[in-house]
RNA sequence: AGAAGUCGCGCCGGGAGAGAUCGGCCGCUUCCGGAAAGGAAGCAGGCCGGCGCCGAAGGAGCAACCGCCCCGGAAACUCUCAGGCAAACGGACCGCGCGACGUGU
Repeated sequence: AGAAGUCGCGCCGGGAGAGAUCGGCCGCUUCCGGAAAGGAAGCAGGCCGGCGCCGAAGGAGCAACCGCCCCGGAAACUCUCAGGCAAACGGACCGCGCGACGUGU
């Protein structure tokens, strides 16, 4: 100097699944009404509740396997607490870039 590798960062690229569900309240838009009150329709707006469903934030459980073998670590498997079920956001993981550590050489 620094392959490989490990960790972190990034308004970088790719990135799945499952109800645009039912009901209530509020809000907004349009229409009816002289106006107000009120009513009707719509909303991929918010909150709450219900049933159905998804797994790739996070979390938890078991395990092949591994270890310093008392015990511990451990998945994209399992659970579904959380999260999610039009778009958007998010998104394990992969790629790219940057930084740190860094073995071989």